[in-house]
Context: one part of a larger RNA
RNA sequence: CCAUGGUCAAGGAACUCGGCAAAAUGGUCCCGUAACUUCGGGAGAAGGGACGCCCCCUCGCGUGCCAAGACUUGCUCUUGAAGCGCUGGGGGGCCGCAGUGAAACGGCCCAAACGACUGUUUACCAAAAACACAGGACUCUGCAGAAGCCUAACGGCGACGUAUAGGGUCUGACGCCUGCCCGGUGCCGGAAGGUCACGGGGAGUUGUCAGCACUUCGGUGCGAAGCAGCGAACCUAAGCCCCGGUAAACGGCGGCCGUAACUAUAACGGUCCUAAGGUAGCGAAAUUCCUUGUCGGGUAAGUUCCGACCUGCACGAAAGGCGUAACGAUUUGGGCGCUGUCUCGACCAUGGACCCG
Numbered sequence: 001c002c003a004u005g006g007u008c009a010a011g012g013a014a015c016u017c018g019g020c021a022a023a024a025u026g027g028u029c030c031c032g033u034a035a036c037u038u039c040g041g042g043a044g045a046a047g048g049g050a051c052g053c054c055c056c057c058u059c060g061c062g063u064g065c066c067a068a069g070a071c072u073u074g075c076u077c078u079u080g081a082a083g084c085g086c087u088g089g090g091g092g093g094c095c096g097c098a099g100u101g102a103a104a105c106g107g108c109c110c111a112a113a114c115g116a117c118u119g120u121u122u123a124c125c126a127a128a129a130a131c132a133c134a135g136g137a138c139u140c141u142g143c144a145g146a147a148g149c150c151u152a153a154c155g156g157c158g159a160c161g162u163a164u165a166g167g168g169u170c171u172g173a174c175g176c177c178u179g180c181c182c183g184g185u186g187c188c189g190g191a192a193g194g195u196c197a198c199g200g201g202g203a204g205u206u207g208u209c210a211g212c213a214c215u216u217c218g219g220u221g222c223g224a225a226g227c228a229g230c231g232a233a234c235c236u237a238a239g240c241c242c243c244g245g246u247a248a249a250c251g252g253c254g255g256c257c258g259u260a261a262c263u264a265u266a267a268c269g270g271u272c273c274u275a276a277g278g279u280a281g282c283g284a285a286a287u288u289c290c291u292u293g294u295c296g297g298g299u300a301a302g303u304u305c306c307g308a309c310c311u312g313c314a315c316g317a318a319a320g321g322c323g324u325a326a327c328g329a330u331u332u333g334g335g336c337g338c339u340g341u342c343u344c345g346a347c348c349a350u351g352g353a354c355c356c357g
Stems, first nucleotide, its partner, number of pairs: 001352008010343002014341001019338001027051005036041001038173001052094007060086004066080005071074001095099001107336007114328002119131002135171007148157003174323004179253003184250002186246005193241003199235002204230005211222004254272005281315001282312001293309005
């Protein structure tokens, strides 16, 4: 010096990102317990008191010597009850600094954020406000073979189930609620119309060629049938276009100017644009850039915290909004207790390191 333990004057968080670590609390019985609350809780709230040993009295319990009585004479029943043991209650006394004398053995309170809760998770840096969750909603699925999923198929799961069932997606207890927009995208519906593939259809046309005509005999022109090639009109499904519906589907939810008898502000008016212009509630927020916003509280002093305000850079209603008792090894701020965290260090013990052999 390192590790692990132990003790400390005065102070008591001044330490530090942060009370991290340590200290403190601690058992049982009794008293007593607030806000709030879903009336269960919160509660072991908080905060107090008692606790050892000896003696005496006493309620009660267990066991039951023995005695008396009864008759049905029994290993009987009933009553009383000594002794011993035990849990309590009361009184008196004794000792120590200290009586749950060691050990095991909650620190507590206030406020806020998030998530309702118990659970689950990154096996080996994250346990959480992430996941799940009961509850809510939308949607698919009518069963001979559901929808969905695995598989090349067979086959299987769903399910030996049947819409109070099963699948998918979102939300996430509970309370109060969940506004406007269907123009775009998606989905659903739509016997018309437009477009439209294969196929059908064959108007027409091309090649070949019997034959005919012409010929400078080399060939040239026309050309039926057949066989082939191309092929218009027309008929033709879904889809798309089109017409509707649908937002707890994907999503979206404005700008400028003016106006009140101080000023300021604007209930009011004008105008442009939009599918519609953000309702309730909340708001410098796990969201606020400017920003340590401003005011209030707490502190001697507070970029954090709490309560307000609203100028919301860029909250907002199931990617839910706002509350909420209880819960949390969660996060933030404050307080009491307590302490070597610190002022500021010291000493002790054990094991190392180190030195000598």
A computed fold for a 357-nucleotide part of an RNA from an uncultured Atopobiaceae bacterium, annotated as large-subunit ribosomal RNA, domain IV. It was read from a public genome assembly.